The prediction has a mean pLDDT of 83. Predicted 3D model of a 71-nucleotide RNA (transfer RNA) from a Patescibacteria group bacterium.

RNA sequence: GGGCCUGUAGGUAAACGGUAUACCGCGUCAUUCGCAUUGACGAGUUCGGAGUUCAAUUCUCCGUGGGUCCA
Numbered sequence: 001g002g003g004c005c006u007g008u009a010g011g012u013a014a015a016c017g018g019u020a021u022a023c024c025g026c027g028u029c030a031u032u033c034g035c036a037u038u039g040a041c042g043a044g045u046u047c048g049g050a051g052u053u054c055a056a057u058u059c060u061c062c063g064u065g066g067g068u069c070c071a
Stems, first nucleotide, its partner, number of pairs: 001070007010024004018054001026042005047063005
């Protein structure tokens, strides 16, 4: 320098182009003498920009982070 794959809550992952969801973690409350467990409720997320579309996490392009292969 080039090819391919990949970027979604704090972590790991879902998500036919149509309200972004699950588990763990976190917070509050209940339960306990206390901790743990359990239960209820809650906060929190699509790498950046542009395009297509009534509508983009999803499709296209550019950039950028990571991985891998070739030189």
Rfam family: tRNA. By type it is a transfer RNA. NCBI's taxonomy places the organism under Bacteria, Bacteria candidate phyla.